[in-house]
This is a predicted structure of a 72-nucleotide RNA (transfer RNA) from Phaeocystis globosa. It matches the Rfam family "tRNA". NCBI's taxonomy places the organism under Eukaryota, Haptista, Prymnesiophyceae, Phaeocystales, Phaeocystis. The prediction has a mean pLDDT of 81.

RNA sequence: UUUUUCUUCGUCUAACGGUUAGGACAGAGUUUUUUCAAUACUCAAAUAAAGGUUCAAAUCCUUUAGAAAAUA
Repeated sequence: UUUUUCUUCGUCUAACGGUUAGGACAGAGUUUUUUCAAUACUCAAAUAAAGGUUCAAAUCCUUUAGAAAAUA
């Protein structure tokens, strides 16, 4: 320089174009216990940004940003 891939709660990871964006761990609260831990229940938290296609986009297309790989 060119090409390709990836980006989702604090972390990890799901989601045929039609889901209230799910689950695990972590966090907070309640329950239980003399206390802690464990159990059970509950709560909060996310689609990198901007456009486009579509009745409908996390998903398809384009651009940008960041990360990574290959090539010269």